SAM riboswitch aptamer (S box leader) from Bacillus tuaregi, 115 nucleotides, folded computationally.
Of the family's consensus pairs, 97% are formed in the model.

RNA sequence: UCUUAUCAAGAGAGGUGGAGGGAUGUGCCCGAUGAAACCCGGCAACCGUCAAUUGCUAAUGGUCAAUUGACACGGUGCCAAUUCACACAAAGCGCUUGAGCUUUGAUAGAUGAGA
Numbered sequence: 001u002c003u004u005a006u007c008a009a010g011a012g013a014g015g016u017g018g019a020g021g022g023a024u025g026u027g028c029c030c031g032a033u034g035a036a037a038c039c040c041g042g043c044a045a046c047c048g049u050c051a052a053u054u055g056c057u058a059a060u061g062g063u064c065a066a067u068u069g070a071c072a073c074g075g076u077g078c079c080a081a082u083u084c085a086c087a088c089a090a091a092g093c094g095c096u097u098g099a100g101c102u103u104u105g106a107u108a109g110a111u112g113a114g115a
Base pairs, nucleotide, nucleotide: 001115002114003113004112005111006110007109012040014039015038016037020030021029022028024087025086026085027084041079042078043077046075047074048071049070050069051068052067053066054065055064056062057061083108088105089104090103091102092101093100
């Protein structure tokens, strides 16, 4: 970089640390009643492991597929606010010197898996 899935739930009143943080822009927020970062703690089933069912198959087998369930011991990830809101397009509503609202889709971003 490409493909694909997900992004309305969930997660500490701990320790170190000291001023910043929420991707970007704008806005709006969080922060010395303590930011980032690190440690501990926690959440979660994407990968994974196990089991069941169904399918596939000549097969009571299978290094196969789908679905469901269990497991956080393994590989990631995550732990203010919907991915904090909007960022482009369409439709509907509203306003009309100025602004806005709703829905859907896309873009961007994040995370996993694969290449």